[in-house]
RNA sequence: GGAGUUGGCCAGGCGAUCGCGGUAUGUCGUGUCUUUGACACGAGGUACGGAGGAAAGUCCGGGCUCCAUAGGGCAGGGUGCCAGGUAACGCCUGGGGGGUGUGAGCCCACGGAAAGUGCAACAGAAAGGAUACCGCUUUUUUUACAGGGCCGCUCAAGGCUGUUUUGUGACGAAAGUAAGGGUGAAAAGGUGCGGUAAGAGCGCACCGCGCGGCUGGUAACAGGCGUGGCGAUGGUAAACCCCACCUGGAGCAAGACCAAAUAGGAAUCCGUUUGCUGCGGCCCGCAGUGGAUUCGGGUAGGUCGCUAGAGGCGAGCGGUGACGCUGGUCCCAGAUGAAUGAUCGUUCUCGACAGAACCCGGCUUAUCGGCCAACUCCUCUA
Numbered sequence: 001g002g003a004g005u006u007g008g009c010c011a012g013g014c015g016a017u018c019g020c021g022g023u024a025u026g027u028c029g030u031g032u033c034u035u036u037g038a039c040a041c042g043a044g045g046u047a048c049g050g051a052g053g054a055a056a057g058u059c060c061g062g063g064c065u066c067c068a069u070a071g072g073g074c075a076g077g078g079u080g081c082c083a084g085g086u087a088a089c090g091c092c093u094g095g096g097g098g099g100u101g102u103g104a105g106c107c108c109a110c111g112g113a114a115a116g117u118g119c120a121a122c123a124g125a126a127a128g129g130a131u132a133c134c135g136c137u138u139u140u141u142u143u144a145c146a147g148g149g150c151c152g153c154u155c156a157a158g159g160c161u162g163u164u165u166u167g168u169g170a171c172g173a174a175a176g177u178a179a180g181g182g183u184g185a186a187a188a189g190g191u192g193c194g195g196u197a198a199g200a201g202c203g204c205a206c207c208g209c210g211c212g213g214c215u216g217g218u219a220a221c222a223g224g225c226g227u228g229g230c231g232a233u234g235g236u237a238a239a240c241c242c243c244a245c246c247u248g249g250a251g252c253a254a255g256a257c258c259a260a261a262u263a264g265g266a267a268u269c270c271g272u273u274u275g276c277u278g279c280g281g282c283c284c285g286c287a288g289u290g291g292a293u294u295c296g297g298g299u300a301g302g303u304c305g306c307u308a309g310a311g312g313c314g315a316g317c318g319g320u321g322a323c324g325c326u327g328g329u330c331c332c333a334g335a336u337g338a339a340u341g342a343u344c345g346u347u348c349u350c351g352a353c354a355g356a357a358c359c360c361g362g363c364u365u366a367u368c369g370g371c372c373a374a375c376u377c378c379u380c381u382a
Stems, first nucleotide, its partner, number of pairs: 001378010012347007020050001022048004027043007052353001056364002059362005064251004076247005081095005096110001097108004111242002116240002118236002133181002135177006142170005148161004189207006208230001209228004214223003255304004265295006275289005311330003315326004348351001
């Protein structure tokens, strides 16, 4: 200098003007009351503060609220290497094992397949107490060739034999085999040497696997020793299942309080048709049939829940770390048709994804550009 890995941080800045919603304060107006005052509402003034790292998806966990609930179990659902952290978790930290990368690192639902059931398309001989397509080997029928033997008085040409014997080959048959080839995601431990007719854990060495001790470690697990030739135990459990642990339901539209008009309910009192109410200025007329007070439920509406919290910041101490303890300091949106905006100027590196709705801890997903720290690999220079 280049290429990366991990963790953390920022999310255009500054100014002017006009707005929007919240809190506090004092002014003015209106209303009510227990009237030198208090409370509520409205208007404008001043001050303060007004979205996020994900506010998102609503996928987990908890607080809070209501309902249910003697205790225990089943069913259903979830989680699944070990230890720790935490209010809790499927989250986080540290460790073990496996995979991957030259490396820093990254990824893994990572309990059980010697309890049972099921599944494996196509290909292949065979997909699980299996099998033999090609191949390899032995024996053997037939046959070809070669050597051999016999005949040809001898030699030769030639002929015969080949069940007297040997070798090689071909088409078959029987048996052995699972080394090799071929199929498949996967083929019944792997590699090598010996062995064998050819082969084979058939024998041996190493590796793998099972079983039993030992050592280290809290544990997961690791190391080493002995032992078993390994047809005991192939794969698959985000297939049923088994084992261990966890688990009541609904959610702030939860829920609590105040409480009009109209309608309906209960109690008490009054009235009882020459009354009362409505239409109307009055009469006639027409229509209707109780009235008053109190109480409780409850709708609209309002108030609370609602943001001081497993809170933020910085410090000390303990811990490898997640995190914990101690003391200091700060208060930082709270709406309910629902605010957080608009215009202009200036500047820079020209600005992504995106908008709270009860709160908090996580995970996942989206995201322009940039900064910091630690570490890795390559190249160059000294």

This is a predicted structure of a 382-nucleotide RNA (Bacterial RNase P class A) from Congregibacter sp. Model confidence (mean pLDDT): 75 of 100. It matches the Rfam family "Bacterial RNase P class A". By type it is a ribozyme. From the family's description: Ribonuclease P (RNase P) is a ubiquitous endoribonuclease, found in archaea, bacteria and eukarya as well as chloroplasts and mitochondria. The sequence is in RNAcentral, with records from ENA. The gene name in the source record is rnpB. The model forms 94% of the base pairs in the Rfam consensus.